RNA sequence: CAGAUUGCUUGGGGGUGCCUCCUCUGGAGGCUGAGAUCAGACCCUUUGUACCUGAUCCGGGUCAUGCCGGCGUAGGAAAAUGCAUAGGAAGUGCAG
Numbered sequence: 001c002a003g004a005u006u007g008c009u010u011g012g013g014g015g016u017g018c019c020u021c022c023u024c025u026g027g028a029g030g031c032u033g034a035g036a037u038c039a040g041a042c043c044c045u046u047u048g049u050a051c052c053u054g055a056u057c058c059g060g061g062u063c064a065u066g067c068c069g070g071c072g073u074a075g076g077a078a079a080a081u082g083c084a085u086a087g088g089a090a091g092u093g094c095a096g
Base pairs, nucleotide, nucleotide: 001091006084007083008082010080011045012044013043014042017031018030019029020028021027022026051076052075053074057070058069059068060067
């Protein structure tokens, strides 16, 4: 400066795909993404757009993919906790 349910603690829940190369029980690079095992991270926690199922689904696109859209006001999913906050949360800028 900004202006609202926002931030944080503890607990709980969750995902980890695709492509290329190499000296291939592994390593390097690339794509999308918050995150693709840097994890002591990231995201979600019912006011549920985390994530799972349907799904070896449908349409588009891509070297390829759970890449994008649809399906979807679908069915499931963690059913906790304390604190700060319009006497100004997160975020942003500048200076030390």
Notes: The prediction has a mean pLDDT of 80. This is a predicted structure of a 96-nucleotide RNA (TPP riboswitch aptamer (THI element)) from a Rhodothermales bacterium. The model forms 91% of the base pairs in the Rfam consensus.